[in-house]
RNA sequence: AAACGGAAGAGUUUGAUCCUGGCUCAGAACGAACGCUGGCGGCGUGCCUAACACAUGCAAGUCGUACGAGAAAGUCCGCUUCGGCGGAUGAGUAAAGUGGCGCACGGGUGAGUAAUACAUGGGUAAUUUACCUCUGAGCUGAGGAUAACCCUGCGAAAGCGGGGCUAAUACUCAAUAAGACCACGAUGACUCCGGUCUUUGUGGUAAAAGAAGGCCUCUGCUUGCAAGCUUUCACUCAGAGAUAAGCCCAUGUACCAUUAGCUAGUUGGUAGGGUAAUGGCCUACCAAGGCGACGAUGGUUAGCUGAUCUGAGAGGAUGGUCAGCCACACUGGAACUGGAACACGGUCCAGACUCCUACGGGAGGCAGCAGUGGGGAAUCUUGCGCAAUGGGGGAAACCCUGACGCAGCAACGCCGUGUGAGCGAUGAAGGCUUUCGAGUCGUAAAGCUCUGUCAGGUGGGAAGAAUAUUUUCCAAUCUAAUAAAUUGGAAAAUUGACGGUACCACCAGAGGAAGCACCGGCCAACUCCGUGCCAGCAGCCGCGGUAAUACGGAGGGUGCAAGCGUUGUUCGGAAUUACUGGGCGUAAAGAGCGUGUAGGUGGCUGAAUAAGUCAGAUGUGAAAUCCCUUGGCUUAACCAAGGAAGUGCAUCUGAAACUGUUCAGCUUGAGUACGGGAGGGGAAUGGCGGAAUUCCCAGUGUAGAGGUGAAAUUCAUAGAUAUUGGGAGGAACACCGGUGGCGAAGGCGGCCUUCUAUCCCGAUACUGACACUGAGACGCGAAAGCGUGGGGAGCAAACAGGAUUAGAUACCCUGGUAGUCCACGCCGUAAACGAUGGGCACUUGGUGUAGGAGGUUUUAUCCCUUCUGUGCCGAAGCUAACGCAUUAAGUGCCCCGCCUGGGGAGUACGGCCGCAAGGCUAAAACUCAAAGGAAUUGACGGGGGCCCGCACAAGCGGUGGAGCAUGUGGUUCAAUUCGACGCUACGCGAAGAACCUUACCUGGGCUUGACAUUCCGAUGAAAGUGCCUGAAAGGGUUACCCUCUUUGAGAAAUCAAAGACAUCGGAACAGGUGCUGCAUGGCUGUCGUCAGCUCGUGUCGUGAGAUGUUGGGUUAAGUCCCGCAACGAGCGCAACCCUUACCUUUAGUUGCUACCAUUAAGUUGAGCACUCUAAAGGAACUGCCGAUGUUAAAUCGGAGGAAGGUGGGGAUGACGUCAAGUCCUCAUGGCCCUUAUGCCCAGGGCUACACACGUGCUACAAUGGUCGGUACAAAGGGCAGCGAACUCGCGAGAGUGAGCAAAUCCCAAAAAGCCGAUCUCAGUUCGGAUUGAAGUCUGCAACUCGACUUCAUGAAGGCGGAAUCGCUAGUAAUCCCAGAUCAGCAUGCUGGGGUGAAUACGUUCCCGGGCCUUGUACACACCGCCCGUCACACCACGAAAGUCGUUUGCACCAGAAGUCGCUGAGCUAACCCACUUCUGGUGGGAGGCAGGCGCCCAAGGUGUGAACGGUGAUUGGGGUGAAGUCGUAACAAGGUAGCCGUAGGAGAACCUGCGGCUGGAUCACCUCCUUU
Repeated sequence: AAACGGAAGAGUUUGAUCCUGGCUCAGAACGAACGCUGGCGGCGUGCCUAACACAUGCAAGUCGUACGAGAAAGUCCGCUUCGGCGGAUGAGUAAAGUGGCGCACGGGUGAGUAAUACAUGGGUAAUUUACCUCUGAGCUGAGGAUAACCCUGCGAAAGCGGGGCUAAUACUCAAUAAGACCACGAUGACUCCGGUCUUUGUGGUAAAAGAAGGCCUCUGCUUGCAAGCUUUCACUCAGAGAUAAGCCCAUGUACCAUUAGCUAGUUGGUAGGGUAAUGGCCUACCAAGGCGACGAUGGUUAGCUGAUCUGAGAGGAUGGUCAGCCACACUGGAACUGGAACACGGUCCAGACUCCUACGGGAGGCAGCAGUGGGGAAUCUUGCGCAAUGGGGGAAACCCUGACGCAGCAACGCCGUGUGAGCGAUGAAGGCUUUCGAGUCGUAAAGCUCUGUCAGGUGGGAAGAAUAUUUUCCAAUCUAAUAAAUUGGAAAAUUGACGGUACCACCAGAGGAAGCACCGGCCAACUCCGUGCCAGCAGCCGCGGUAAUACGGAGGGUGCAAGCGUUGUUCGGAAUUACUGGGCGUAAAGAGCGUGUAGGUGGCUGAAUAAGUCAGAUGUGAAAUCCCUUGGCUUAACCAAGGAAGUGCAUCUGAAACUGUUCAGCUUGAGUACGGGAGGGGAAUGGCGGAAUUCCCAGUGUAGAGGUGAAAUUCAUAGAUAUUGGGAGGAACACCGGUGGCGAAGGCGGCCUUCUAUCCCGAUACUGACACUGAGACGCGAAAGCGUGGGGAGCAAACAGGAUUAGAUACCCUGGUAGUCCACGCCGUAAACGAUGGGCACUUGGUGUAGGAGGUUUUAUCCCUUCUGUGCCGAAGCUAACGCAUUAAGUGCCCCGCCUGGGGAGUACGGCCGCAAGGCUAAAACUCAAAGGAAUUGACGGGGGCCCGCACAAGCGGUGGAGCAUGUGGUUCAAUUCGACGCUACGCGAAGAACCUUACCUGGGCUUGACAUUCCGAUGAAAGUGCCUGAAAGGGUUACCCUCUUUGAGAAAUCAAAGACAUCGGAACAGGUGCUGCAUGGCUGUCGUCAGCUCGUGUCGUGAGAUGUUGGGUUAAGUCCCGCAACGAGCGCAACCCUUACCUUUAGUUGCUACCAUUAAGUUGAGCACUCUAAAGGAACUGCCGAUGUUAAAUCGGAGGAAGGUGGGGAUGACGUCAAGUCCUCAUGGCCCUUAUGCCCAGGGCUACACACGUGCUACAAUGGUCGGUACAAAGGGCAGCGAACUCGCGAGAGUGAGCAAAUCCCAAAAAGCCGAUCUCAGUUCGGAUUGAAGUCUGCAACUCGACUUCAUGAAGGCGGAAUCGCUAGUAAUCCCAGAUCAGCAUGCUGGGGUGAAUACGUUCCCGGGCCUUGUACACACCGCCCGUCACACCACGAAAGUCGUUUGCACCAGAAGUCGCUGAGCUAACCCACUUCUGGUGGGAGGCAGGCGCCCAAGGUGUGAACGGUGAUUGGGGUGAAGUCGUAACAAGGUAGCCGUAGGAGAACCUGCGGCUGGAUCACCUCCUUU
């Protein structure tokens, strides 16, 4: 110098957000266990379960310097009759005994114990303490026994008895008594007044033991020994200390109140006994106390502490190792001995168990160390040593010591260390992946150069050992002494379990030494393959249904590392029990309300005190641990030293502000008195009143009434309903009436009377803190309900009937009983709500209203001020938000109640209350990862408002009926290929299936393939043409044919090489209309040509989000205008584009023809004015006028104009929705097939046919059919084509073939229309299906299966049920024309023109859509969500006749051992007394022993209770479970608003009655408020 080092969050409720709230994770720790793996060392730790039972060995002995006695084997000697005997030694040894000390320590365990325990601090004036230390005083004399031993008896044994001998530091008696103790006195001091201490007198009581060494100074004698002296040890009595212990007090120390009352020795006193000592500790007597909500008593659990773990701390959890205390020692009881025990390795008794036994009787206690069995997930060696430390005994040597020191086993923990280091790219091989280029494992390996820890081998080798002992020497003390002894010093010698261990050196050589978990997020780390809601994973969220970073494997990676994971437990995070540090309007949570006890809290002033409080000091807070600083092991763990800390308790001293206490005052809190005032406050078996309903009587009167969405049940010709008069009876009190009044709440409403309580205002007087809150307690407490007795008009659970309905135990209707009313008594609950406990104080305002007072005013109204209530709006502030806001949910204080995830459950059990219904109190198992609040955006509503659309309405024409066509479903089939399925599939893909198409079926064939690219090998042909076979494809063929280019060689033939082409064989590959449109691109449909969808910046909001985009107008339009915390912008709308309507210009051929000629004819000349054609322009913009409107946007009307308000039509389709459609247009990932799911061919099928549906065509006729005549288009197409004219054919067509690649020629006739004729209402001169016959055309081919023609045939059908479609103007309707596809095939599709209407009042309703708003339990978004019964499976729990067990109370019986007491003609050495025959004997006494009796009492027994637990046929509800049944109760006005309490009913959700609540939508009204 230091002992200050310190606080993190994340995932998960939602479409998203904020909050509340639980669950889960990341951290640390462990006496651990399990899985995989495992080099070494150090230091620690190791039965948490059965305080279960234990074999075997050891764990407490020692002392001969207390005492008596005292072997044997062996060896040696002597003797011997060789059998043996004696002596010495062994040896005063072993073993045993008397005696002393120890065995109460040390060691183990945690069963019991919630206080006889423990912790902390005190007290003992109420006590003891062996051994140890110090001091003082002593240590005299005497006596009788008894073990061992000997003899003997009993017993299997254990053991026991009789007789005889003997010793002591054993035992006994006596003497002495400084202290000590007792009794009675005296003296002084202190005192808490109880007592204590000092001094002192008298009387009484109580001691002792010797042993060993040395010496001869004294004494005695056998002159070296003692009884002498001396030393040491021992002994006795006192005093003091130390140590240890006992007892007492205060405080602290677990849970349950579903344990609320407990207690007769109980509480106290007096006296006695007992103890070391206080005390009901025990006994007798007296009194009636004692404990308890500050938790007694009872139950459950538990050894307590220092400390350990965790935590920032405060706390929480734990109490293993180490240390302190306690308790226990097979279970229960008891005492003995002793200083200390009611004694782990002692005794006695009882019990259970085990063992021995000769059956008579005995023995035992590992919760000591090892060890065994058992239990269990689980916990070690039957080791070595007393060398060290410590303990017992001893004078000592020494002995004993499973305490202890060491070693062994175990990765059980902590710590250390190693498994190598450097260089090394061709980035080797190999693995894995791949976009096929490569990437990665990876400098990793190999290779080269080194090092040498650990393990291995060889050699050396400690410290732990000294203050010990022995010997010698020196000094001191003691003494007569130089002896002995003691103490101190020096020297030498001796002693090691661990262990030849630590450590050191050397040898050899990279050699022997790495695993485990994880890789979806939290949470560091990613790919491939396999699997296919399977197998499996999972801590939470959650993965897996064919492209899984989540399963399994692999490669790679990440993290730790001789370990790594998992499981379990504790703390943390969790402010999730909140002291530090939370909440209660709506999330869980304010008791329904009051009165008031205990308790808590409490106004102003002064004084005192010092309990709290604050400060200082002292003591204590054991050691170890934690922390700091040092030191020792190579480091660390570990260990040691010193310090700090231990936040506590106690004592002393001081301070006096605050709190408390006491005293004295005060008036402002509170209260009382007085004067006024308001009121549905309460009570009355008090009274009175009118209106209405119902009933009864009478009159009038006649056929209906009543009721409903519509009806019916019902009433009525026996006279209802209606109406008039009279009467009866019960209940409730219209208007006034009001977010008005009163009350604590529930609640209270006609008028009057009586009684009674509260509140408000005013001004004085009085009391003087008397106050606030309030656990328990007591009282009040809507409706329903219960009991008894009344009453009963209306209404009305239940019930009955009628309707509705699929059903209707309901809603609706007709009836109707309890009940509703009264009295008395219960019940005690409600959404008993302001979902907001009470009190006090403070904090901007505005505006109503009720009651009072004051001011102003002559008075009144008005106005101003103020007090008390009651509303609304709002500032700050608060809040998760909504909202609250002087009536707080703001800011503070005081007190009470309540909450701690959802469900199970306000349930079970228990208790209390109740007549019952039931109420109050109130869990757990199990189960889920949420449940919930507020707000947001959507969506939805059988919510609201505004608006639009052929949406309805108004009209016109259809469909649905018929026949046919066509598509679909279904059925059939070898196949009837596939796709499309509400709108948004169904004349759709398909703008055209006889073959082909074609994808399907049957059969026949091919296999590098029908098609593409590349490579290798062979050939030089191949193709083609023939021939055979065949349905063809294909197959076969010794038929014919015998390739080209370049270069080189060669005279040439020809050869060689290269290339091209082709074939054959082979390899890669081709091919697939095979699967997945839910892996995709692209394209498309739909909402919808609806007016919307968004962004930037800013602003508001914690946020999701909002604003802008809402509002007032207006529009077809988010079109425009105005306003506005918004200002701008984008995609959409509109416009720009095409077409059509008018005009102009330009240009006139193939077009046109006014003028001039001409013709049959714009035919020709001529012309380009017109039409037309096709290019460019113009024109329309609410531009102009008027009106309305906000001086706007705009709307209406008008003018002009070809056209008027986007002129008509088209193209154009925002953000997105539907996992919409399409893998069979195309493209494409993945998967699948590869002599077939590919390719070729023939035939068949897609064309089937009981039936159902969609879309069409033709009709049913006279607005028509038929026949004849006659007129007018537009837009298109044409060379493998259109095809004129002519001829033939009734016709479809055929023949021939002009013209035309087209404003020229052709298709081409337009039709409806118009003009005539005929038919005359009929199955027809309508209608044309069907069928027969004959043909035409296309085509290789019309059988299955084409179109058309002619003749004949002549079906259904007479305008179409429920229902449903299209259309608003050149539209519907109707009429033809053309085109695409196409050899041929059109009622379909696309386009064109001709003729050409009717109606729209309007937005109530249906459908769809847009905007705003509202509710929501929906968000897969109403095709949503969701409730209950029933059925099935599983799980836990409750009840239950009982039954089994554990613990325990009470009463009684019983009574072992033992203490204590009593007892008698039992027995008895010492001491005392007497006698005596005197080493003794006898008798008596004291004392002792044994016996008996008594009190107490363990085990045991009987009876009767209580509590707890197990089990239990059956039974009850609860929970959970992808696709069960019945309904649809709730969420929207959820289709009868919902919910609460209560009662009845019902398969079920539920329904109904009564009262209450808004946590009800919508519309209207009233009141109040805000703004103007």
Predicted 3D model of a 1572-nucleotide RNA (small-subunit ribosomal RNA) from a Pseudomonadota bacterium. RNAcentral holds the sequence, with entries from ENA. Its Rfam family is "Bacterial small subunit ribosomal RNA".